A computed fold for a 369-nucleotide RNA from a Bacteroidales bacterium, annotated as Bacterial RNase P class A. A source record names the gene rnpB. Rfam family: Bacterial RNase P class A. By type it is a ribozyme.
RNA sequence: AACGGCAUCCGCUCUAUCGCUGGCAUCGCAAGGUGCAAGAGGAAAGUCCGGGCAGCACAGAGUCACCAUACUUCCUAACGGGAAGGGGCGGGCUUCGAAAGGGGCUCGUCACAGCAAGUGCCACAGAAAACAGACCGCCGGCCAAGGCCGGCAAGGGUGAAAACGCGAGGUAAGAGCUCACGACAUGCACAGAGAUGUGCAUGAUGGUAAACCUUAUGGGCUGAAAAACCAAAUAUACCGACAGUUAAGGGUUGACUCGCCCGUUGUCGGGGGGUAGGUUGAUUCAGGCAGCCGGCGACGGCUGUCGUAGAUUAAUGAUAGAGGUUCGCUCCGCGAAUACAGAACCCGGCUUACAGGUUGCCGUUUUUU
Numbered sequence: 001a002a003c004g005g006c007a008u009c010c011g012c013u014c015u016a017u018c019g020c021u022g023g024c025a026u027c028g029c030a031a032g033g034u035g036c037a038a039g040a041g042g043a044a045a046g047u048c049c050g051g052g053c054a055g056c057a058c059a060g061a062g063u064c065a066c067c068a069u070a071c072u073u074c075c076u077a078a079c080g081g082g083a084a085g086g087g088g089c090g091g092g093c094u095u096c097g098a099a100a101g102g103g104g105c106u107c108g109u110c111a112c113a114g115c116a117a118g119u120g121c122c123a124c125a126g127a128a129a130a131c132a133g134a135c136c137g138c139c140g141g142c143c144a145a146g147g148c149c150g151g152c153a154a155g156g157g158u159g160a161a162a163a164c165g166c167g168a169g170g171u172a173a174g175a176g177c178u179c180a181c182g183a184c185a186u187g188c189a190c191a192g193a194g195a196u197g198u199g200c201a202u203g204a205u206g207g208u209a210a211a212c213c214u215u216a217u218g219g220g221c222u223g224a225a226a227a228a229c230c231a232a233a234u235a236u237a238c239c240g241a242c243a244g245u246u247a248a249g250g251g252u253u254g255a256c257u258c259g260c261c262c263g264u265u266g267u268c269g270g271g272g273g274g275u276a277g278g279u280u281g282a283u284u285c286a287g288g289c290a291g292c293c294g295g296c297g298a299c300g301g302c303u304g305u306c307g308u309a310g311a312u313u314a315a316u317g318a319u320a321g322a323g324g325u326u327c328g329c330u331c332c333g334c335g336a337a338u339a340c341a342g343a344a345c346c347c348g349g350c351u352u353a354c355a356g357g358u359u360g361c362c363g364u365u366u367u368u369u
Stems, first nucleotide, its partner, number of pairs: 001365007009357002012323007020039002023036005041340001045351002048349005053223004066219005071085005086112001087110010113214002118212002120208003135156002137152007164182002167179003184203008227280004236272001238270007249262004287306008324338006
């Protein structure tokens, strides 16, 4: 220097004209006009997790079912998120050991409770995939070759996986059959806040829980189209006033007429519910930045400072010019491109998309000193 990886920050700029959204000021009775400053993101996305907020439900306890989570400690309002640590697995360097295997440093990675509770499952191949197992082979016996009977899990072969590994003893041949060392589990002691580690003792041995299941912990349901408030036009429950009508009816009398009352019809007024529409919810907070302090860190505390969108069919734009950056070429120039994406109640995370660039660290290759 080029390329790659990880982390970090940025992610086009300026000018002019014409618009849009809400705010403030001002003019106007009003409709509206004028002016001023402001107006998308690191993910505004997916809507996956956690919370605020709201309504409904339950307002006591237990059991069962369902769902989620699953090493430890810490951070946090909370989390299935994050930090630090532990352990497993894989790689590299180094070291101890006869080997198996172990130690140290380092890089990467892991949804990392329990198959040593129970049940189930393990394709193909293979003799056999787990109360077991003999294809080749090894050993013993029998008989005349070849075979039969028995023993063996060492060696070969199959397979993703084959009955803990290695060395020695032992044996007819073999085998944790026995022993040393090592892998693993449990118990005890010690160390540690804990996961866990070290030592001693004992013990068993395939894998599989993103198989059923077991254990522990947590979990009411619905979301801003939640929810609260104001409220036209039209129709109208109900109430009042006035007018009309016996054209239905009832009451007042023993009966009839008139009158009166109830009713009925209309007009006017009042009036509740609810619709359109409007307002709130709604943008100042678990807020950003800087400094100091505490902490390995996530993060916390104190001080100072900043104010930074609120639409509702949905504003944040369009056009022109200049510049920047990247790429290409016929390289004093010309041409092309300029990512992913677009707030919708708010906040904290996670995940996904992203042209190009900045900074830091690491790796590979080449060149120079």